[in-house]
Context: one part of a larger RNA
RNA sequence: UCGUGGCUAAGGAAUUAGGCAAAUUACAUUCGUAACUUAGGGAAAAGAAUGCCCUACUUAAAUUUAUUUAGGUAGGGGGCACAUAAAUGGCUCAAGCGACUGUUUAUCAAAAACACAGGUCCCUGCUAAACUCGUAAGAGGAUGUAUAGGGGCCGACGCGUGCCCAGUGCCCGUAAGUUAAAUUCGGGGGUGAAGUGUAUCUUUGGAUAUACAAGCUUCUGAUACAAGCUCGGGUGAACGGCAGCAGUAACUAUAACUGUUCUAUGGUAGCGUAAUCCCUCGUCGAUUAAUUGUCGACCCGCACGAAACGCGUAACGACUUGAGCACUGUCUUUGUCACGAGCUCG
Numbered sequence: 001u002c003g004u005g006g007c008u009a010a011g012g013a014a015u016u017a018g019g020c021a022a023a024u025u026a027c028a029u030u031c032g033u034a035a036c037u038u039a040g041g042g043a044a045a046a047g048a049a050u051g052c053c054c055u056a057c058u059u060a061a062a063u064u065u066a067u068u069u070a071g072g073u074a075g076g077g078g079g080c081a082c083a084u085a086a087a088u089g090g091c092u093c094a095a096g097c098g099a100c101u102g103u104u105u106a107u108c109a110a111a112a113a114c115a116c117a118g119g120u121c122c123c124u125g126c127u128a129a130a131c132u133c134g135u136a137a138g139a140g141g142a143u144g145u146a147u148a149g150g151g152g153c154c155g156a157c158g159c160g161u162g163c164c165c166a167g168u169g170c171c172c173g174u175a176a177g178u179u180a181a182a183u184u185c186g187g188g189g190g191u192g193a194a195g196u197g198u199a200u201c202u203u204u205g206g207a208u209a210u211a212c213a214a215g216c217u218u219c220u221g222a223u224a225c226a227a228g229c230u231c232g233g234g235u236g237a238a239c240g241g242c243a244g245c246a247g248u249a250a251c252u253a254u255a256a257c258u259g260u261u262c263u264a265u266g267g268u269a270g271c272g273u274a275a276u277c278c279c280u281c282g283u284c285g286a287u288u289a290a291u292u293g294u295c296g297a298c299c300c301g302c303a304c305g306a307a308a309c310g311c312g313u314a315a316c317g318a319c320u321u322g323a324g325c326a327c328u329g330u331c332u333u334u335g336u337c338a339c340g341a342g343c344u345c346g
Base pairs, nucleotide, nucleotide: 001341002340003339004338005337006336007335010332011331014330019327027051028050029049030048031047036041038156052077053076054075055074056073057072058071059070060069061068062067063066078082090325091324092323093322094321095320096319097317098316102114103113118154119153120152121151122150123149124148131140132139133138157312158311159310160309162242163241164240167239168238169235170234171233172232173231176230177229178228184222185221186220187219188218189217190216191215195212196211197210198209199208200207201206243261244260245259246258247257270304271301282298283297284296285295286294287293
């Protein structure tokens, strides 16, 4: 000097990003216990008292009838210390998020993420469901049958869940338009063995050239036809969306009101400087001696908003944030002891 474990006068978070770490608390009995609440909880809330040994008197119950258990009252004793060691909750107030128990990044993240009970929407009527795996056979779904099975979104509970179907998607419909291949009927080109006609040559066997034509192929026209698309309707707990500019009241200010433009419709309830607010350390109040913090209000919401749910909410949380009590070597401000390591000297 480092590590581990103790103790430190006075102060007591002044430390620090932050009470991180440490300390406090802790057991049993008796008493006592608030707001709020889903009436279960909250709650070991909080906060107190007692606890070792001896003596006297005494109560109740049980039975094995003189013992046991649970005590009560009064008095006394010893120690620095009586839940004497070990083990063994610190507590409260307020806010955010998530209802909860649970799950997760084996090896830097345990959370506000995932799941969840519950809500709602869509698909599925079964010889072979929808859906999933598989090239298939086949298997799962299910030895189930719509109170069943599959999928999406939200996520206990309470109160609610507004407007827009123009676009995209999905569902229903289908008069008209458009529309594929295969089909049928033509037109043009290419090829065209064998065959037939013509021409030439010929050794009379045939060879060459050319034309025709079935077939094949290619280009093209017409005919008739499905789903789809166009088209008509519906649908938002489907993907999504939910404006602007002016003027106006007898102080001023503001605008219930009016005009106008655009749109499918112009954001309702509730909440709001928010895990969302750039300006921003917004403004006011509370907390502090002092606060970019926190809480309560306000609202011109850069850019909240209703199942990518909105707003509340008892209980719960190794979650996040603010405040307080208690407590402490975190600090003012060090010191000291033990053990271990290291260093110096031998």
Molecule: large-subunit ribosomal RNA, domain IV
Organism: candidate division WWE3 bacterium RBG_19FT_COMBO_34_6